[in-house]
Molecule: SAM riboswitch aptamer (S box leader)
Organism: Hymenobacter ginkgonis
RNA sequence: UUUUUAUACCGAGGCGCUGAGAGAUAGGCUCUGCGACGCGCCGGCAACCUCCGCUUCUGCGGAACGGUGCCAACCGAACGGCGGCCAAACCAUGGUCGCUCCUAUAAAAG
Numbered sequence: 001u002u003u004u005u006a007u008a009c010c011g012a013g014g015c016g017c018u019g020a021g022a023g024a025u026a027g028g029c030u031c032u033g034c035g036a037c038g039c040g041c042c043g044g045c046a047a048c049c050u051c052c053g054c055u056u057c058u059g060c061g062g063a064a065c066g067g068u069g070c071c072a073a074c075c076g077a078a079c080g081g082c083g084g085c086c087a088a089a090c091c092a093u094g095g096u097c098g099c100u101c102c103u104a105u106a107a108a109a110g
Stems, first nucleotide, its partner, number of pairs: 001110008013042005021031003027075002043071003048067002050063005080100008
């Protein structure tokens, strides 16, 4: 960096350093010199990998030493794809709604 699969509901903060923007993306909204964001240490959350037990062989339950991840809170457009509904409505077209896309993380493969 690419592809595939899964998840993005909930949960979990103190101290120190630094010093201006930060919350991925238009925009909204929010956080921020009463020090945000970031970095370090410690602590914690969760349970993807991992380990244990059971099993109808695919799942269920449990653990948290280790590898990651995470520890303010949200709304969300346009463009592209798929589907539902409506417009005399089969195709096309337009409108509208949902999902996808996008982004992040894990695991596997390249």